[in-house]
Molecule: glmS glucosamine-6-phosphate activated ribozyme aptamer
Organism: Cohnella pontilimi
RNA sequence: AAUGCAUUAUAAGCGCCAGAACUUGUCGAAGGACGGAAAAUCGGCAAGUUGACGAGGUGGAGGCGUUCGGAACGUUCGGCGGGGACCUCCCGGCUCAUCAUCGGAGCCGACAAAUCGGAAGACAAAACGCAGCGGGCGACCGGGCGGCCAAUAUUCCGAUACGAUGCUUU
Numbered sequence: 001a002a003u004g005c006a007u008u009a010u011a012a013g014c015g016c017c018a019g020a021a022c023u024u025g026u027c028g029a030a031g032g033a034c035g036g037a038a039a040a041u042c043g044g045c046a047a048g049u050u051g052a053c054g055a056g057g058u059g060g061a062g063g064c065g066u067u068c069g070g071a072a073c074g075u076u077c078g079g080c081g082g083g084g085a086c087c088u089c090c091c092g093g094c095u096c097a098u099c100a101u102c103g104g105a106g107c108c109g110a111c112a113a114a115u116c117g118g119a120a121g122a123c124a125a126a127a128c129g130c131a132g133c134g135g136g137c138g139a140c141c142g143g144g145c146g147g148c149c150a151a152u153a154u155u156c157c158g159a160u161a162c163g164a165u166g167c168u169u170u
Stems, first nucleotide, its partner, number of pairs: 014081004019077001020050010053069003059090005091109006099166005114160007128146003133142003
């Protein structure tokens, strides 16, 4: 350098594990006891396990370091990486009675579109229940059946929200 084989990586509410907790094995301490052995306990080493439940989400560049709720309140702890949230600018579009252009304010991202108040109402997985389920010595992992619930969204009602110029219609 080439070829072959094996392993790892090719993650985007996603991936990972140097902390932590836990498991198995082994060695040691301690313990036990007449002697020896074993267990509970602690530590070293080796190999492992756990480490967020879904909903929703990308115009471009930069920044920053991310929306919504469920369960739990015992690790869904602690941390690393990534990141579509958010902010600024640009592009595109919508609303501010109607058409066009310009300016302004707010908003949205090609399924594009105001703010405030009120009302209606949809959707999930985990959790939970059932069981002669599967894998692993184990921590634990994977599946089957049953059944419940959310918010962001969405819809409706009300109130409020500009100028200039030109054209058309009434």